[in-house]
RNAcentral holds the sequence, with entries from ENA. Transfer RNA from a Chloroflexota bacterium, 72 nucleotides, folded computationally. The prediction has a mean pLDDT of 82. The organism belongs to Chloroflexota, within Bacteria. Rfam family: tRNA. Rfam classes the family as a transfer RNA.
RNA sequence: GCCCUCAUCGUCUAGCGGCUAGGACAUCGCCCUCUCAAGGCGGAAACAGGGGUUCGAUUCCCCUUGAGGGUA
Numbered sequence: 001g002c003c004c005u006c007a008u009c010g011u012c013u014a015g016c017g018g019c020u021a022g023g024a025c026a027u028c029g030c031c032c033u034c035u036c037a038a039g040g041c042g043g044a045a046a047c048a049g050g051g052g053u054u055c056g057a058u059u060c061c062c063c064u065u066g067a068g069g070g071u072a
Stems, first nucleotide, its partner, number of pairs: 001071007010025004018055001027043005048064005
């Protein structure tokens, strides 16, 4: 240089055209407890950036950025 894969809450991830963008851990509040832990209930928190297609894009296409792999 060329080819391929990936990028979603703090972390690990599900979702792959119409979802309130879900879950686990973490975090915050309340309950429970003499207290802490455990447990129960609730909250906050995310689609890498730009453009395109579409009535509608996290999802499809292009470019960029970053990460990983293959190849001489």